About this RNA:
RNAcentral holds the sequence, with entries from ENA and MGnify. A computed fold for a 71-nucleotide RNA from an Actinomycetes bacterium, annotated as transfer RNA. Lineage of the source: Bacteria > Bacillati > Actinomycetota > Actinomycetes. The coordinates come from a structure-prediction model, not an experiment, and the mean pLDDT is 80.
RNA sequence: UCCGGGCUCGUCUAAUGGCAGGACUGCGGCUUUUGGUGCCGUCAAUGGGGGUUCGAAUCCUCCGCCCGGAG
Numbered sequence: 001u002c003c004g005g006g007c008u009c010g011u012c013u014a015a016u017g018g019c020a021g022g023a024c025u026g027c028g029g030c031u032u033u034u035g036g037u038g039c040c041g042u043c044a045a046u047g048g049g050g051g052u053u054c055g056a057a058u059c060c061u062c063c064g065c066c067c068g069g070a071g
Stems, first nucleotide, its partner, number of pairs: 001070007010024004018054001026042005047063005
C1' cells in the first nucleotide's frame, strides 16, 4: 500500500430500516446484629463527519482505531 472482518452503557451481549434492551459492575433502598446472599429501583451507550430515507445502530461514502491476510 491492497483485500477481508470488526467498533453499541464502565464490561459483556441483543436489536426485519420504526420507543436503543438484557446481564454483570456502580449507586439508592428492602431484608440482616454486621457482612454476604436474595429482592426492588436507578444511572449509563450506537467510534467521528457526510449522504440516502417520512424515519438509520442497521443502507452508502470518507476518516479514525483494532484484528486477520496479501505483497